A computed fold for a 458-nucleotide part of an RNA from an uncultured bacterium, annotated as small-subunit ribosomal RNA, 3' major domain.
It matches the Rfam family "Bacterial small subunit ribosomal RNA". Gene Ontology terms of the family: ribosome and structural constituent of ribosome.

Context: one part of a larger RNA
RNA sequence: UGACGGGGACCCGCACAAGCAGCGGAGCGUGUGGUUUAAUUCGAUGCGACGCGAAGAACCUUACCAGGGCUUGACAUGGACGCGCACCGGCCAGAGAUGGUCGUGCCCGCAAGGGACGCGUUCACAGGUGCUGCAUGGCUGUCGUCAGCUCGUGCCGUGAGGUGUUGGGUUAAGUCCCCCAACGAGCGCAACCCCUAUCGUCGGUUGUACUUUUCCGGCGAAACUGCCCGCAAGGGAGGAAGGAGGGGAUGACGUCAAGUCAGCACGGCCCUUACGUCCUGGGCUACACACACGCUACAAUGGCUGGUACAAUGGGUUGCCAAGCGGCAACGCGGAGCCAAUCCCAGCAAAGCCAGCCUCAGUUCAGAUUGGUGGCUGCAACCCGCCACCAUGAAGGUGGAGUUGCUAGUAACCGCAGGUCAGCACACUGCGGUGAAUACGUUCCCGGGUCUUGUACA
Numbered sequence: 001u002g003a004c005g006g007g008g009a010c011c012c013g014c015a016c017a018a019g020c021a022g023c024g025g026a027g028c029g030u031g032u033g034g035u036u037u038a039a040u041u042c043g044a045u046g047c048g049a050c051g052c053g054a055a056g057a058a059c060c061u062u063a064c065c066a067g068g069g070c071u072u073g074a075c076a077u078g079g080a081c082g083c084g085c086a087c088c089g090g091c092c093a094g095a096g097a098u099g100g101u102c103g104u105g106c107c108c109g110c111a112a113g114g115g116a117c118g119c120g121u122u123c124a125c126a127g128g129u130g131c132u133g134c135a136u137g138g139c140u141g142u143c144g145u146c147a148g149c150u151c152g153u154g155c156c157g158u159g160a161g162g163u164g165u166u167g168g169g170u171u172a173a174g175u176c177c178c179c180c181a182a183c184g185a186g187c188g189c190a191a192c193c194c195c196u197a198u199c200g201u202c203g204g205u206u207g208u209a210c211u212u213u214u215c216c217g218g219c220g221a222a223a224c225u226g227c228c229c230g231c232a233a234g235g236g237a238g239g240a241a242g243g244a245g246g247g248g249a250u251g252a253c254g255u256c257a258a259g260u261c262a263g264c265a266c267g268g269c270c271c272u273u274a275c276g277u278c279c280u281g282g283g284c285u286a287c288a289c290a291c292a293c294g295c296u297a298c299a300a301u302g303g304c305u306g307g308u309a310c311a312a313u314g315g316g317u318u319g320c321c322a323a324g325c326g327g328c329a330a331c332g333c334g335g336a337g338c339c340a341a342u343c344c345c346a347g348c349a350a351a352g353c354c355a356g357c358c359u360c361a362g363u364u365c366a367g368a369u370u371g372g373u374g375g376c377u378g379c380a381a382c383c384c385g386c387c388a389c390c391a392u393g394a395a396g397g398u399g400g401a402g403u404u405g406c407u408a409g410u411a412a413c414c415g416c417a418g419g420u421c422a423g424c425a426c427a428c429u430g431c432g433g434u435g436a437a438u439a440c441g442u443u444c445c446c447g448g449g450u451c452u453u454g455u456a457c458a
């Protein structure tokens, strides 16, 4: 000087407390451990791994396993020699990779020949998701959006170092003020940026019967150290909005030899008829168990049936797909419109509201599981997809110790869209609708900041 203390003082944070909804029990989904397996590819492992890399494993992906093949190679560049049997299409063998066979040829040139391209042989090389994240770059997580971390000169100290940055107040903040052997400065804080809430104005092929309005885009106004009371804290007026209005982007010096050699790059090591590469099939989907995160429920603030109302974000041309028709339905036929404020996804979005039935029961709750019949995508749904209908109807009557999220348009509940994607979403990322309760307080648990104290630790 730090770090640490079941030392002290002060102060923060959904940290506790006060509340609301959950998880932990059930069934299912997903991930993980374990076990199994020819293989169940690899990585991630307290917080900060476990719906994580996966914004989508039937083949492909794919890195794993079994079997069948290849060896200048699936891919790149260059050299030498030879060939035009190449490319493409057809047929045969084969699980396919591949092999065999038939047809067909570009440019210059009369030709010989040369060139482009391709093939064969050969050489130099390619290739490796093989190892090392304890050799690395880059990127990322975390402390933490916490308020800190430093520098120049000066001063103090033999020195490490200190001072400044401590102290008194104040703040969300090393924010600002005062004091001070310090005076200044930098990276952080804040502001500048974006979205949102009000109004004005300009424009508008969207909406409307039309105008105002709504809506979209541009520009501007508005909040500020402004006004009133008060020493202050605080309160009030006006206002759409106050004391940072709400949200986002933005992450200092550093810490964890944190994570990633499998995104990429890269040093070293290793394999090179194989640790490379092609293919078929299988596996990543296994299942006595254990954990994590979710979905659906256990019902009457509910379930079912009929009627009826109101969104926003988005996406769409090898796409979104209207009307109409068929089908109980999934879906099929159909073909209009739209490269989209114009048409479509998209229907009245669902919860909601109105009416009827159910009457406390393992039920008209719940929907697992299984049988059957169909639909769709795709070369192909056996392993191993999704959907519809009929039948079947399991556990489950609110969950032990414990534990999670959230302070307002938040939690909770409700649906919608998108990315990935041929198909497949209970996940993820967004969007809107309905819309609470509680916070006395800081003793305690956890994490953090400042000062101080002890130390045999560095």
Stems, first nucleotide, its partner, number of pairs: 001458002003455003007452007015442002019406005026296008034287002042053002064282007073125001077124008088103006106115003127271002130269003136265002138260003141256001143254001148187006154163003167178003193248004198221007224242001227236003298399001302358007314345003319338002324333003365396001370391007412434007